[in-house]
Context: one part of a larger RNA
Molecule: small-subunit ribosomal RNA, 5' domain
Organism: uncultured bacterium
RNA sequence: AACGCUGGCGGAAUGUAUUAGGCAUGCAAGUCGAACGAGCCUCCGGGCUAGUGGCGAACGGGUGAGUAACACGUGGGUAACCUGCCUCGUAGUGGGGAAUAACUCGCCGAAAGGCGAGCUAAUACCGCAUAACACCCUCGGUGAGAAUCCGAGUGGUAAAAGCUUUAUGUGCUACGAGAGGGGCCCGCGGCCGAUUAGCUUGUUGGUGGGGUAAUGGCCUACCAAGGCGACGAUCGGUAGCUGGUCUGAGAGGAUGGUCAGCCACACGGGGACUGAGAUACGGCCCCGACUCCUACGGGAGGCAGCAGCUAAGAAUCUUGCGCAAUGGGCGAAAGCCUGACGCAGCAAUUCCGCGUGGGGGACGAAGGCCCUCGGGUCGUAAACCCCUUUUGCGAGGGAAGAAGUUCUGACGGUACCUCGCGAAUAAGACACGGCUAACUACGUGCCAGCAGCCGCGGUAAUACGUAGGUGUCAAGCGUUGUCC
Numbered sequence: 001a002a003c004g005c006u007g008g009c010g011g012a013a014u015g016u017a018u019u020a021g022g023c024a025u026g027c028a029a030g031u032c033g034a035a036c037g038a039g040c041c042u043c044c045g046g047g048c049u050a051g052u053g054g055c056g057a058a059c060g061g062g063u064g065a066g067u068a069a070c071a072c073g074u075g076g077g078u079a080a081c082c083u084g085c086c087u088c089g090u091a092g093u094g095g096g097g098a099a100u101a102a103c104u105c106g107c108c109g110a111a112a113g114g115c116g117a118g119c120u121a122a123u124a125c126c127g128c129a130u131a132a133c134a135c136c137c138u139c140g141g142u143g144a145g146a147a148u149c150c151g152a153g154u155g156g157u158a159a160a161a162g163c164u165u166u167a168u169g170u171g172c173u174a175c176g177a178g179a180g181g182g183g184c185c186c187g188c189g190g191c192c193g194a195u196u197a198g199c200u201u202g203u204u205g206g207u208g209g210g211g212u213a214a215u216g217g218c219c220u221a222c223c224a225a226g227g228c229g230a231c232g233a234u235c236g237g238u239a240g241c242u243g244g245u246c247u248g249a250g251a252g253g254a255u256g257g258u259c260a261g262c263c264a265c266a267c268g269g270g271g272a273c274u275g276a277g278a279u280a281c282g283g284c285c286c287c288g289a290c291u292c293c294u295a296c297g298g299g300a301g302g303c304a305g306c307a308g309c310u311a312a313g314a315a316u317c318u319u320g321c322g323c324a325a326u327g328g329g330c331g332a333a334a335g336c337c338u339g340a341c342g343c344a345g346c347a348a349u350u351c352c353g354c355g356u357g358g359g360g361g362a363c364g365a366a367g368g369c370c371c372u373c374g375g376g377u378c379g380u381a382a383a384c385c386c387c388u389u390u391u392g393c394g395a396g397g398g399a400a401g402a403a404g405u406u407c408u409g410a411c412g413g414u415a416c417c418u419c420g421c422g423a424a425u426a427a428g429a430c431a432c433g434g435c436u437a438a439c440u441a442c443g444u445g446c447c448a449g450c451a452g453c454c455g456c457g458g459u460a461a462u463a464c465g466u467a468g469g470u471g472u473c474a475a476g477c478g479u480u481g482u483c484c
Base pairs, nucleotide, nucleotide: 001480002479003478004477005476008354009353010352011351012350013349014347015346016312021310022309023308025307026306027305030055031054032053035052036051038049039048040047041046062265063264064263072189073188074187075186076185077184078183081182082181083180086178087177088176089175090174091173092172093171094128096126097125103118104117105116106115107114108113134157135156136155137153138152139151140150141149162170163169191237192236193235198228199227200226203225204224205223206222207221208220209219210218240262241261242260243259244255245254246253247252267288268287269286270285271284290301291300292299293298318344320343321342322341326340327338328337329336330335357387358386359385360384367378368377369376370375392421393420394419395418396417397416401411428473429472430471431470432469433454434453435452439468440467441466442465443464449456450455
């Protein structure tokens, strides 16, 4: 964890382990009018927004299928690399051009959507100028080694964009440095099987070329014939890895759910585009399976996001509230968006805490059970008297969490405090032959049944069933599964 019986409260946590099966519905990534034209509204202050444009959508969130691998962990290397936004610094931001969406008109289509003509803007696009620095080329130097690092050169190449509330404004371009982030390479480390012993042809190396941000058979042509393997190659099986977690005195064994780091995947398979950055979950294209719409011509879709449905299963929750906090995106800001997140709901699923009352009360009531019929026991237990009020119910007050002197709280009229009421609202489960704490009676008669092991039951059963009693745990108890 599940199941059976039972169930009062609070706090903290956790909650599809199975079909990486299929999904109705809603929401989960937008934002900027202080880049641009246009349209609409207007209280004439301004406001709203479809489109062009910018930034973001590569984060955050999910899952563990695949992967035995430089995937992960750890320690290094990069004289083989990239880096939007951010920080610091250096130098600039001159002058032109041609389009296009929106819009208008026409047309096609059931729809999804599309075609043609005309008009227009920009921080969209394209030339020109300039070039400190940068890159290329040439030369020199450092160094074991330089196309690559450093230096020199009348040489060659490459820029820009504006906006506004007009100021220490904010952008834009080129370059240098940094921070943070990544790519690639290497040593070492961590599963099983030899009833898998040989494996390999881009295979191993070289040269030229291509490709990349970058090294490299990464790719290609040619040349050589290498490379790996009992220190277990190859093949097969299993598996995301780690910090950790459980257990143990430790060594070790097992495990990797929640949280954190890394990796991989996003209906199955393949591909590129855009971009600083792509496994591009809620982008694109192709093939496939499936589902849906259709006017039969053709279209649409991808919950391993949050809820929720269905299937499977022993089994796992609400189609909730809020952006108040923290964080993220955009914006000059106001702000907008945010199923991240913060909360609430459900579930004894786990852990922790609390309660179901306390004191007194014997001629030991009644009743149950046992009995040798004397009595014993449940048992101070109850009744009864006194007390308390955790919890509960009712009433009143009422937060911190807000950072930002004001304002702003989903949670929540919650937590908490005060008053009132009344023992009131609150105990079960399993066991009782030995192991193993706890015993009698009746029923049954190798039957019905029990059982973890040994074993009980065939007429006196402490072992089956029931009752009384007892024991152990307790809002739990027991069973099953699994690990140490």